[in-house]
Context: one part of a larger RNA
RNA sequence: UGACGGGGGCUCACACAAGCGGUGGAGCAUGUGGUUUAAUUCGAUGCAACGCGAAGAACCUUACCUGGCCUUGACAUCCAUGGAUUAGCUUUCCGAAAGGCGAGCGACACCCGCACGGGUGUAACCUGCACAGGUGUUGCAUGGCUGUCGUCAGCUCGUGUCGUGAGAUGUCGGGUUAAGUCCCUUAACGAGCGAAACCCCUAUCAUUAGUUGCCAGCGGGUCAUGCCGGGGACUCUAGUGAGACUGCCGUUGUCAAGACGGAGGAAGGUGGGGAUGACGUCAAGUCAUCAUGGCCCUUACGCCCGGGGCGACACACGUGCUACAAUGGUUGGGACAGAGGGCUGCGAAACCGCGAGGCGAAGGCAAUCCUAGCAAACCCGUACCCAGUUCGGAUUGUUGGCUGCAAUCCGCCUCCAUGAAGUCGGAAUCGCUAGUAAUCGCGGAUCAGCCAUGCCGCGGUGAAUAUGUUCCUGAGCC
Repeated sequence: UGACGGGGGCUCACACAAGCGGUGGAGCAUGUGGUUUAAUUCGAUGCAACGCGAAGAACCUUACCUGGCCUUGACAUCCAUGGAUUAGCUUUCCGAAAGGCGAGCGACACCCGCACGGGUGUAACCUGCACAGGUGUUGCAUGGCUGUCGUCAGCUCGUGUCGUGAGAUGUCGGGUUAAGUCCCUUAACGAGCGAAACCCCUAUCAUUAGUUGCCAGCGGGUCAUGCCGGGGACUCUAGUGAGACUGCCGUUGUCAAGACGGAGGAAGGUGGGGAUGACGUCAAGUCAUCAUGGCCCUUACGCCCGGGGCGACACACGUGCUACAAUGGUUGGGACAGAGGGCUGCGAAACCGCGAGGCGAAGGCAAUCCUAGCAAACCCGUACCCAGUUCGGAUUGUUGGCUGCAAUCCGCCUCCAUGAAGUCGGAAUCGCUAGUAAUCGCGGAUCAGCCAUGCCGCGGUGAAUAUGUUCCUGAGCC
């Protein structure tokens, strides 16, 4: 000077308390440990590993295992020798393929030459040599990127002053703030990185512009529909502006910073959300994104291919989904979104099928067409009446469908049948303070298909509780 303390003071945070809903019990999905295995490729391991890398493991991916092959190599550059019977194309045979032994057709430019032919050269190829190649090792040799404390309020510098010096001061103290935010005081005076602001979305209004969007008034038309003429009012779209600043009033406060209440206002004291992550910490993570030093392999630790494995299963843990029902199940009816995606793609209508789906092809490179039926909610009914049930749907049998060269290991979906555990979960533990929790559906990336209940978004319905800081946990200042 720091760090630490079962030292003290002050302060904050879903940290506790007050509430709401979960996990821990069941079945299944998924990741991990362990075990097994020829292989179950590798990495991540308290918070900050475990629906993580993986925004898609049937082959491929793929790095693993087994078997079969190749050796200047699947890929790059240079050099050398030689060749025109070369490259390339077609093809018999062996083979699971990779690969291997062969066969046939088959170049160009220049010079000499009547021509046959000869000579020289060229990219590519063959042979040879340098080398390629390595998801081999070291993240404790590294770059880059990332997590974390933490969006916590801190971390420093110049000059001056003090101290022999390490250092201190400033950055402390009194108030205040979300904040080292601001005010006052002050041997300090200033400054920088952070905080804030500038950026994006959202909440109100004005204005500009009206197509593919809209339809109030006017006219026309229909069984019906902005369908048509037309219109720019409204919604909306997307550009430009306005608006919020403790600006105004009162109380309070050190004539301060500010705090509390009120008015006006769409919005009030950072309006709500996002992006943005200081100096540093953890020799944190990553040599398997990539790059890269050292070391190691070089007829193999490189390369290609068939098949298998990554999907095993006495068990243990994490994260989820579905439930255990009546605020429900089931049958029928008619409503209300937002944000996305679409040409190897989205695919309407009509027709076929109980259905998955098939057939079909209109339209749209999209405010036009398609995806696309939102669901919960609501209304009507119920021969459901509290049961292991008309709850629950695992598991299993069978029938079909789709994708794909191929669904046995190991895909998804449909119909019929089957109908397991489960009656609200021990110790313990997690999330959340408002359009939040809870609950309901919709879309997208990856992607042939899909093991998505994951992830990232979108809207619908929509609470309870806290105005406290004794305690637990973490953090900041003295």
Small-subunit ribosomal RNA, 3' major domain from an uncultured prokaryote, 478 nucleotides, folded computationally. The full RNA is in RNAcentral, with records from ENA. Its mean pLDDT, the model's own confidence on a scale to 100, is 84.